Overview: A computed fold for a 265-nucleotide RNA from Firmicutes bacterium UBA5486, annotated as Bacterial large signal recognition particle RNA. It matches the Rfam family "Bacterial large signal recognition particle RNA". The family's RNA type in Rfam is non-coding RNA gene. From the family's description: The signal recognition particle (SRP) is a universally conserved ribonucleoprotein involved in the co-translational targeting of proteins to membranes. NCBI's taxonomy places the organism under Bacteria, Bacillati, Bacillota. It was read from a public genome assembly, where an Rfam model found it. Its mean pLDDT, the model's own confidence on a scale to 100, is 76.
RNA sequence: CCGUGCUAGACGGGGAGGUAGCGGCGCCCUGUAACCUGCAAUCCGCUAUAGCAGGGUUGAAUUCCGGCUUGAGGCGGCUUUUCGUGGCACCGGCUAUGGCAAGUGGUGUUGAAGAUUAGGUCCUGCGCAACAAAGACCAGUGAACCCCGCCAGGUCCGGGAGGAAGCAACGGUAAGCUGUAAACUUUGUGUGCCGUAGGGUAACCUGAUUGGAGCUAACUACCAUGGCACGAUCGGGAAGAGUUCGUCAAGGGUCUGGUGCACGG
Numbered sequence: 001c002c003g004u005g006c007u008a009g010a011c012g013g014g015g016a017g018g019u020a021g022c023g024g025c026g027c028c029c030u031g032u033a034a035c036c037u038g039c040a041a042u043c044c045g046c047u048a049u050a051g052c053a054g055g056g057u058u059g060a061a062u063u064c065c066g067g068c069u070u071g072a073g074g075c076g077g078c079u080u081u082u083c084g085u086g087g088c089a090c091c092g093g094c095u096a097u098g099g100c101a102a103g104u105g106g107u108g109u110u111g112a113a114g115a116u117u118a119g120g121u122c123c124u125g126c127g128c129a130a131c132a133a134a135g136a137c138c139a140g141u142g143a144a145c146c147c148c149g150c151c152a153g154g155u156c157c158g159g160g161a162g163g164a165a166g167c168a169a170c171g172g173u174a175a176g177c178u179g180u181a182a183a184c185u186u187u188g189u190g191u192g193c194c195g196u197a198g199g200g201u202a203a204c205c206u207g208a209u210u211g212g213a214g215c216u217a218a219c220u221a222c223c224a225u226g227g228c229a230c231g232a233u234c235g236g237g238a239a240g241a242g243u244u245c246g247u248c249a250a251g252g253g254u255c256u257g258g259u260g261c262a263c264g265g
Stems, first nucleotide, its partner, number of pairs: 001265006009058003012030004020047005035055005064258004068253003073248005078242006085235003091231002093228007102220003105216003114210008122199006128192002130189006138179004147172003155164003
């Protein structure tokens, strides 16, 4: 150096989660030339040589192991944007009330504020009116007999002439009942641009006299006291973004190194 047969190793890896920890089943990423069967998420198997059990292929190198470089993706931090949620009321904003009177407006020499005075609003009495009720008046109706008038028929008295009482009908009337436009009487009132006499007069309104320049507070400004929670701010949450930082890291690289045993020639 060549050949034959073996062995270690390899036949995917990684991230988060979970776990005292490791590996697996499930999720995600990467990747394929990426063995087969059984087990398993309130789970399965193990213990730092950290899946177990059984079978198969390949096999000391393009294929196994380490280093370097690059690096998908995951996770964590930081920054930032947006959207919910809870708080606060210092600042800005909005809003309510009170004040002030600097500005605007309104009003005022056709006379403001203030002062005096009369009246009204208020109370009491009386009156008037209005309304309501009742009464009276008026109209109608209204008594088998015990109401009236006139009383047919009938009855009674009389010798007769004549007389008497008297029912019905007719006419009227009492109590009662019904109605009543206006006028009358009495009583009452959630009544009145009414009158009159008296009282009261704090406040408001009206008039008169006086007075001689303010008055008002609608808006702005300012001050005070509340309210809202829109901005701002504080706490916490969710989603998105990033030439950002850290960490783990599949895969890639014309990079660099390492790795047996037996027999025969």